[in-house]
RNA sequence: GGCCCUAUCGUCUAUCGGUUAGGACACGAGCUUUUCAAGCUUGUAAGCGGGGUUCGACUCCCCGUAGGGUCA
Numbered sequence: 001g002g003c004c005c006u007a008u009c010g011u012c013u014a015u016c017g018g019u020u021a022g023g024a025c026a027c028g029a030g031c032u033u034u035u036c037a038a039g040c041u042u043g044u045a046a047g048c049g050g051g052g053u054u055c056g057a058c059u060c061c062c063c064g065u066a067g068g069g070u071c072a
Base pairs, nucleotide, nucleotide: 001071002070003069004068005067006066007065010025011024012023013022018055027043028042029041030040031039048064049063050062051061052060
């Protein structure tokens, strides 16, 4: 340098054009318990940046950024 893949709550991970972006762990609150742990209920919190297509984009296209793989 060429090609390919990935980027979503604090972490991991779903969602292949429409609705409250879902789940697990973690964290906060409450219940339970003499206390802790465990258990139950509940809450907070996320689409890498910019542009385009579309009535509508996390999703499709382009450019870039970061990470990974492969070839030279």